RNA sequence: GGCCGAGUGGCCUAAUGGAUAAGGCGUCACCCUCCGAAGUUGAAGAUUGCGGGUUCGAGUCCCGCCUUGGUCG
Numbered sequence: 001g002g003c004c005g006a007g008u009g010g011c012c013u014a015a016u017g018g019a020u021a022a023g024g025c026g027u028c029a030c031c032c033u034c035c036g037a038a039g040u041u042g043a044a045g046a047u048u049g050c051g052g053g054u055u056c057g058a059g060u061c062c063c064g065c066c067u068u069g070g071u072c073g
Base pairs, nucleotide, nucleotide: 001072002071003070004069005068006067007066010025011024012023013022018056027043028042029041031039049065050064051063052062053061
């Protein structure tokens, strides 16, 4: 350099082109407890890698970049 795949909260994983982006772990707070752990209830946390395009509507489709994995030379 060519080809193929992946990129979504701190981490892991969902979401048929129909919207309020869902869940688990973790974090924080309340309850519970003598105190913790476990458990209960709640909260914060994502401009879905970046920039364009298509569409009434994009995490999803198209183009270009970036990062990363594989493969070929």
This is a predicted structure of a 73-nucleotide RNA (transfer RNA) from Chlamydomonas reinhardtii.
The RNAcentral record of the sequence draws on GtRNAdb.
Its mean pLDDT, the model's own confidence on a scale to 100, is 80.
It is recorded under the gene name tRNA-Arg-CCG-2-1.